The RNA shown here (THF (Tetrahydrofolate) riboswitch aptamer) has 101 nucleotides. The coordinates come from a structure-prediction model, not an experiment, and the mean pLDDT is 78. The sequence was found by an Rfam model in a public genome assembly.
[in-house]
Parts: sequence; structure tokens; C1' cells
RNA sequence: UACAGAGUAGAGUUUUGCGCGUUAAGUGCCGGACAAACGGGGAGUUGUUGUUCGGACGAAAAGGUAUUUGCCUUGCGGUGCAGAUCUCGCAUCCCGCUGAA
Repeated sequence: UACAGAGUAGAGUUUUGCGCGUUAAGUGCCGGACAAACGGGGAGUUGUUGUUCGGACGAAAAGGUAUUUGCCUUGCGGUGCAGAUCUCGCAUCCCGCUGAA
């Protein structure tokens, strides 16, 4: 000097446990505002994630028990959190690391 490679946060799949809703919250979609994170170091988006506000759409209950509020079981929800599992994985730029020339 040129070439090849490793590694993060995070995202998703499947599954287990404990919850929530089933009197409809949550999830998903659209728009606004704000914030955060983004390989070992630096920078960092029109990308990612979160919070919040607004908008549109929208649902699966059944059985048992109890005098009643309820409780239990089986379901249902693109449901929450945690564990396991596998897959993907720094937008990009500079430097560094490893390999071999």
C1' cells in the first nucleotide's frame, strides 16, 4: 500500500414460565413533538428504538362453580415481562485490531 476477516448495541423466529385484556386495553397502521442507542476510539443519517400527543381501522368466546362481587378450566389477542433457542446485525465515513502478501 492494496486484499480478506473478527467483534457491539439491537431486531426477528420458535419455545417455556408468570401476568394483562376479552366491560377492548394492548398489538399493528398514519402524522406531529421530544429523547436515546448505534463494533475498541471518533463522527453520525432521510435509518433504528423509546416516550408522548393526535388520527383512521378493529376483535372470540365457551364451560364449570358460587346468593352476589367473583373464582376456576379451556380458548382467543399480529397482548406485556423474563429465560432458553436459532437467524440477522455497527446506514455510512475516518482510525484501530487480526490474517496473509